Source information
The RNA shown here (Lysine riboswitch aptamer) has 178 nucleotides and comes from Secundilactobacillus folii. It was read from a public genome assembly, where an Rfam model found it. The coordinates come from a structure-prediction model, not an experiment, and the mean pLDDT is 76.

[in-house]
C1' cells in the first nucleotide's frame, strides 16, 4: 500500500409484496320483513347433551304466491402510502365472544416454534354464492442470485449441475496473516 470479518448504510429480482381510500360489478331480486291461501305444535338463543329464558291455537314450524328488499368477507380498476422475509402460510398453545356448564367448531387477538428466493400454470382436497379469489399436498417448466464444471470471446455470454433470503450486490470498516 492492497485485500479484508462482524456491525452499519444503500440497493437488485418483477404481471414483485402489503396497507388505506374511491368507484363500479358481483353477492341478489338472495337473506330478512309484510300480506294472502294452506299445514297444525312446536320454535329460537352456533352443533350435541343437561339446564335456563323468551315466543307460540290471538297460530309455532313449514309449503306456495305477491310486495318490498339489504349487508359482510372476497375479487377488479384508479389513486396514495410503506416496502424487498417485502410478505404469506402451518399443526399445536393461551385469552375473549355468541344465556349457563361440558364438548366440538367458528370469529378475533397474542407470544413462541417451523416452512417458503419470486411470479405464474396444472392435478387433487378445503373454503366460498361462485367455475372469481385464497389455502394446502404434489408436478414439470420459467426467472433472479451465488457456487462448481465445460465451452466460447475480450463482450462477461452459453450450457449443465447444485445451494438458499441468516442469501446476493455496492459502499464503509478492525485484529491477525500475506
Nucleotide at each position: 500500500c492492497a485485500a479484508a470479518a462482524a456491525a452499519g448504510a444503500a440497493g437488485a429480482g418483477g404481471c414483485g409484496c402489503g396497507a388505506a381510500u374511491c368507484a363500479a360489478a358481483a353477492g341478489a331480486g338472495u337473506c330478512g320483513c309484510u300480506u294472502g291461501c294452506g299445514u297444525g305444535a312446536g320454535a329460537a338463543c352456533u352443533g350435541u347433551c343437561a339446564g335456563g329464558u323468551u315466543c307460540g291455537a290471538u297460530g309455532a314450524u313449514u309449503g306456495c304466491a305477491a310486495g318490498u328488499c339489504a349487508a359482510a368477507g372476497g375479487g377488479u380498476g384508479g389513486u396514495u402510502c410503506g416496502c424487498c422475509g417485502a410478505a404469506g402460510c402451518c399443526g399445536g398453545c393461551u385469552g375473549u365472544a355468541g344465556c349457563u356448564g361440558a364438548u366440538a367448531g367458528u370469529a378475533c387477538a397474542g407470544g413462541a416454534g417451523g416452512c417458503u428466493g419470486g411470479g405464474a400454470c396444472c392435478u387433487g382436497u378445503c373454503u366460498u354464492a361462485a367455475g372469481a379469489a385464497g389455502a394446502c399436498u404434489g408436478g414439470g417448466a420459467c426467472u433472479g442470485u451465488c457456487g462448481c464444471a465445460a465451452c466460447g470471446a475480450u463482450g462477461u455470454g452459453u450450457u449443465g449441475c447444485g445451494g438458499a433470503g441468516a442469501g446476493c450486490u455496492u459502499c464503509c470498516u478492525a485484529c491477525g496473516u500475506u